Description:
This is a predicted structure of a 357-nucleotide part of an RNA (large-subunit ribosomal RNA, domain IV) from a marine sediment metagenome.

Context: one part of a larger RNA
C1' cells in the first nucleotide's frame, strides 16, 4: 500500500451522475392507523407503549379435588365444591446500565411516468417500460373441416361453430371519430383483353409428268398425288381491365387570403386542392427541434421534478386514446430517520503485497 471486517469526537449527503455502499429498522403483545379505492384492499399504513428477576395476590381465568347430591346398587354421566396449586392484569421490591433475540430477522413517507396483476426472457454484460396473460375484435373452417407436416404416417380431435386455426389488441372504467381514391381481401358478371387446345384460308420445299431451248452432257419454266415445313380467320377459362362492398384490412386524416368601434385575436367570409381533411381525449409528453419555452410550486440557489398554458418542428383513438385501486429487485423527483458517502482523517483485527532468513 491492497483486500475482508470492527469502532469512531463534532457535523449529518456538504459525497456523488445518482445516498452507490454502509447505517438505521427488524421478534412478540397491546393501543392506534390517512388519502384513495375495483369496497377486496391500501395496512405490519403511519405513529406510540410494554418485555429481566423476586415477593404479594384476585367473588380474572385455569389445574387438581376431599365431601355431598342425582341413581335400587356398581360403573358411568352431570351438578355443587372445602383445601392445595399455577397465575394474565395489578401492587410492591431489586440490579451500575441493559433486559424479544442477537445466527437469521421490514427503514418509512409524499408525488409522477410505464406496464393492470402472479408469471416469462437475452444459460456466460440487459429482468425491463420487452414477452406472455385473462379480457376485446376481425377473419377462416360444415367435418374426408380449415390449418400443420408431407413420399407417407400423424397432429388438429377420438374434438364439431359455446369447436378449432390465423392476425391484431391487451385487466377494469369511459370510449374508439372521418376517408374505400391507391394496395389488399370479398362479391359480380354485360363488355374489352387473353394461354394451351381446336381450326386449317393461304404460302414454301420435294417431284411422277408436261412445255421450251440445247453444244445432246444438260438447262430453264410449269407442276398432280403423297410426304413435309409453315400458317390467317374463327372458337377458347381463370386472371387483368371493369362494377360494387370492406379500415379492430395495409394505410391516410390540407393550404392561402381577408374580417369585430384601442390593440390583439378571429366565432365569420372568400379561394385552391383532396378519397377525406384529425372528432373525443391528451399535450414542451418515454413524443417539443427552437428550449433551461412561459407562468406557478418546491430550494437561499432547481437544464431534473410537480401543476398549468398550447406556438402539437413531428400526440390521437384496438400499429388503440384517456383515466385508474392493487401490484413492481421497474424509471424519475422530493422529504423524515440514519449513517465514515463526505468535511478528514484516525484506531484495531485478520489475509496479502514487500524485505530478510
Nucleotide at each position: 500500500c491492497u483486500c475482508u471486517u470492527g469502532c469512531u469526537a463534532a457535523g449529518g449527503a456538504a459525497c456523488u451522475c445518482g445516498g452507490c455502499a454502509a447505517a438505521c429498522u427488524a421478534a412478540c403483545c397491546c393501543c392506534g392507523u390517512a388519502a384513495c379505492u375495483u369496497c377486496g384492499g391500501a395496512a405490519g399504513a403511519a405513529g406510540g407503549g410494554g418485555u429481566g428477576c423476586c415477593u404479594c395476590g384476585u367473588u380474572a381465568g385455569g389445574g387438581u379435588g376431599a365431601u355431598u347430591c342425582u341413581u335400587u346398587u356398581a360403573c358411568u354421566u352431570g351438578a355443587u365444591g372445602a383445601g392445595c396449586u399455577c397465575g394474565a392484569g395489578g401492587a410492591g421490591g431489586u440490579u451500575g446500565c441493559a433486559g424479544a433475540g442477537a445466527a437469521a430477522u421490514g427503514g418509512c413517507c409524499c408525488a409522477g411516468g410505464c406496464g393492470a396483476c402472479u408469471g416469462u426472457u437475452u444459460a456466460c454484460u440487459a429482468a425491463a417500460a420487452a414477452c406472455a396473460u385473462a379480457g376485446g375484435a376481425c377473419u377462416c373452417u360444415g367435418c374426408u373441416a380449415a390449418g400443420u407436416c408431407g413420399a407417407a404416417a400423424a397432429c388438429g380431435a377420438c374434438g364439431u361453430a359455446u369447436a378449432g386455426g390465423g392476425u391484431c389488441u391487451g385487466a377494469c372504467g369511459c370510449c374508439u371519430g372521418c376517408c374505400c381514391g391507391g394496395u389488399g381481401c370479398c362479391g359480380g358478371a354485360a363488355g374489352g383483353u387473353u394461354a394451351a387446345a381446336a381450326g386449317g384460308a393461304g404460302g414454301g420445299g420435294u417431284u411422277a409428268g408436261c412445255u421450251u431451248c440445247u453444244u445432246c452432257g444438260g438447262a430453264a419454266g410449269c407442276g398432280a398425288a403423297g410426304c413435309u415445313c409453315u400458317g390467317a380467320a374463327u372458337u377458347g377459362a381463370a386472371g387483368c381491365c371493369c362494377c360494387g362492398g370492406u379500415a379492430a384490412a395495409c394505410g391516410g386524416c390540407g393550404g392561402c387570403c381577408g374580417u369585430a368601434a384601442c390593440u390583439a385575436u378571429a366565432a365569420c367570409g372568400g379561394u385552391c386542392c383532396u378519397a377525406a381533411g384529425g372528432u373525443a381525449g391528451c399535450g414542451a409528453a418515454a413524443u417539443u427541434c427552437c428550449u433551461u419555452g412561459u407562468c406557478g410550486g418546491g430550494u437561499a440557489a432547481g437544464u431534473u421534478c410537480c401543476g398549468a398554458c398550447c406556438u402539437g418542428c413531428a400526440c390521437g383513438a384496438a400499429u388503440g386514446g384517456c383515466g385508474c385501486a392493487a401490484c413492481g429487485a421497474u424509471c424519475u423527483g422530493g422529504g423524515c430517520g440514519c449513517u465514515g458517502u463526505c468535511u478528514c482523517g484516525g484506531c484495531a483485527a485478520g489475509a496479502g503485497a514487500c524485505u530478510c532468513a
The coordinates come from a structure-prediction model, not an experiment, and the mean pLDDT is 84.
The full RNA is in RNAcentral, with records from MGnify.